This is a predicted structure of a 74-nucleotide RNA (transfer RNA) from a Deltaproteobacteria bacterium. The coordinates come from a structure-prediction model, not an experiment, and the mean pLDDT is 81. Rfam family: tRNA. By type it is a transfer RNA. It was read from a public genome assembly.
RNA sequence: GGGGCUGUAGCUCAGCUUGGGAGAGCAUCAGAAUGGCAUUCUGGGGGUCACCGGUUCGAUCCCGGUCAGCUCCA
Numbered sequence: 001g002g003g004g005c006u007g008u009a010g011c012u013c014a015g016c017u018u019g020g021g022a023g024a025g026c027a028u029c030a031g032a033a034u035g036g037c038a039u040u041c042u043g044g045g046g047g048u049c050a051c052c053g054g055u056u057c058g059a060u061c062c063c064g065g066u067c068a069g070c071u072c073c074a
Base pairs, nucleotide, nucleotide: 001073002072003071004070005069006068007067010026011025012024013023020057028044029043030042031041032040033039050066051065052064053063054062
């Protein structure tokens, strides 16, 4: 320098295939059960979907570029 894959909540990830409500588990906070702890249950908060631009009535998703990580080739 070139090719491929990945980037979504504090962490691990799904969702992308077929454009329309942003989600799960763990964690965290509150409440209940217990004399207390552990544990269980119920509920809540937490997101610039890596960044910029474009297409579209509408973009996590499609297109272009940039950045970062992993990997292959040179």